RNA sequence: GGCCCGGUGGUCAAGAGGUUAAGACACGGCCCUUUCAAGGCUGUAACACGGGUUCGAGUCCCGUCCGGGUCA
Numbered sequence: 001g002g003c004c005c006g007g008u009g010g011u012c013a014a015g016a017g018g019u020u021a022a023g024a025c026a027c028g029g030c031c032c033u034u035u036c037a038a039g040g041c042u043g044u045a046a047c048a049c050g051g052g053u054u055c056g057a058g059u060c061c062c063g064u065c066c067g068g069g070u071c072a
Base pairs, nucleotide, nucleotide: 001071002070003069004068005067006066007065010025011024012023018055027043028042029041030040031039048064049063050062051061052060
């Protein structure tokens, strides 16, 4: 340098054009318990960046950046 895959809450990780962006762990509050742990309820918190297509983009297209793989 070419090609391929990926970038989503603090971490992991779904989502294949429309709905409140799911879930787990972690964290805060409440319940339970003599207390802690476990368990139950509840809450906070996310689409790498810039442009384009579209009535509508996390999702499709182009570019940039970052990570991984592969070829030279």
Molecule: transfer RNA
Organism: Peptococcaceae bacterium